[in-house]
């Protein structure tokens, strides 16, 4: 210096020929229990790394750019 895969809730992780973001761990509250673990039920929580652009519509196309990992020189 050139290329390739990645980046979505606290963590993991699904959604891709564009139509509006599952589902597990945690987390809070209930129910059970002497008390609590487990169980079993309900709760919030992500505008998706960042800035743009394209489109009626973008996690999804395009462009720059910033981690992260491979591989070439």
């Nucleotide at each position: 210096g050139a290329g390739c895969u990645c980046g979505u809730a606290g963590c993991c992780a699904a959604a891709c020929a564009g139509g509006g973001a599952a589902g597990g761990c945690a987390a809070c509250g209930g129910u059970c229990u002497g008390c609590a673990a487990a169980a079993c039920c309900g709760u919030a929580a992500a505008u998706u790394g960042u800035g743009g652009g394209u489109u009626c519509a973008a996690a999804u196309c395009c462009c720059a750019u910033c981690g992260a990992g491979c591989u070439c020189u």
A computed fold for a 73-nucleotide RNA from a Bacteroidales bacterium, annotated as transfer RNA. The coordinates come from a structure-prediction model, not an experiment, and the mean pLDDT is 83. Its Rfam family is "tRNA". Rfam links the family to the GO term triplet codon-amino acid adaptor activity. Taxonomically the source falls in Bacteroidales (Bacteria, Pseudomonadati, Bacteroidota, Bacteroidia).